[in-house]
């Protein structure tokens, strides 16, 4: 010089844990808005995260315990494209420096 790797945000899947909702808020979609994102560079490309509207939208049930009943509380199976947090697998970087292995 070549050829090959690792590295961002961060996705997917499984499992555990501990939680919320099931009086429907979370998720998901649409549309405006902002914010941060690596060992540099650059802001392309990605997803993320805040905010504001709008549409759409769901699965509950047995047991206790109090009670005439409603009904309140507890506890168990589910349910939700549900939250966090670990683990274990894949999958992600325009480009250039850079970084590690071959030659």
């Nucleotide at each position: 010089a070549a050829c090959a790797g690792a590295a961002c945000a961060g996705g997917u899947a499984u499992u555990u844990g501990c939680g919320c909702g099931u009086u429907a808020a979370g998720u998901g979609u649409u549309a405006g808005a902002g914010a941060a994102u690596g060992g540099g560079a650059g802001u392309a490309g990605a997803g993320u995260c805040u905010c504001u509207a709008a549409a759409c939208g769901a699965a509950g049930a047995g047991c206790c315990u109090u009670a005439a009943a409603a009904u309140a509380g507890g506890u168990u199976c589910g349910c939700g494209g549900u939250g966090c947090a670990a683990a274990u697998a894949c999958c992600g970087c325009a480009u250039c420096c850079g970084c590690u292995g071959u030659u």
Predicted 3D model of a 103-nucleotide RNA (THF (Tetrahydrofolate) riboswitch aptamer) from a Clostridiaceae bacterium. Its mean pLDDT, the model's own confidence on a scale to 100, is 75. Rfam family: THF (Tetrahydrofolate) riboswitch aptamer. Its family is annotated with tetrahydrofolate metabolic process in the Gene Ontology. The sequence was found by an Rfam model in a public genome assembly.